[in-house]
């Protein structure tokens, strides 16, 4: 000088998953209660669904089909992600396409009832159009 690791500080991603007040402790997280807000299940009328196999649902973008003898692994279509104020739209390019959970049982559903607010990660994606913010002038 390079390179790798670890911390911190700021700035940011994926996700609903964040803020406040109280107590309690007394660096800080973190325990307890309690609200705002975002999120997600049960839940009537109408509507809707023949049953039954091989149950069936729920969160979640993670689902679908073809191909290779199997595990696995190629592909394709759909869906979703990808800071440099923010949002939508288009186009290119890179990435994902998981995992959990309820237990024989739930179709939408008002009024009710309920239950979450975790965890992960970053040397990185650029452009064009239309609204909006926000600084200067």
């Nucleotide at each position: 000088g390079a390179c790798c690791a670890c911390a911190a500080u700021u700035g940011g991603c994926c996700g609903a998953a964040u803020c406040c007040c109280g107590c309690a402790a007394g660096g800080c997280a973190g325990g307890c209660g309690g609200g705002a807000a975002c999120g997600g299940g049960g839940g009537a009328a109408c509507c809707g669904u023949a049953c039954c196999c091989u149950g069936g649902g729920g969160u979640g973008a993670a689902u679908c089909c073809g191909c290779c003898g199997g595990a696995g692994g190629c592909g394709g279509a759909a869906g979703g992600g990808c800071a440099g104020c923010u949002c939508u739209u288009u186009c290119a390019g890179c990435c994902c396409u998981a995992a959990c959970c309820c237990g024989u049982c739930a179709g939408c559903u008002a009024a009710c009832c309920u239950c979450g607010u975790a965890g992960g990660c970053c040397g990185c994606u650029g452009a064009a159009a239309g609204a909006g913010g926000c600084c200067a002038u």

A computed fold for a 137-nucleotide RNA from a Chloroflexota bacterium, annotated as c-di-AMP riboswitch aptamer (ydaO/yuaA leader). NCBI's taxonomy places the organism under Bacteria, Bacillati, Chloroflexota. It was read from a public genome assembly, where an Rfam model found it. It matches the Rfam family "c-di-AMP riboswitch aptamer (ydaO/yuaA leader)". Gene Ontology terms of the family: regulation of gene expression and cyclic-di-AMP binding.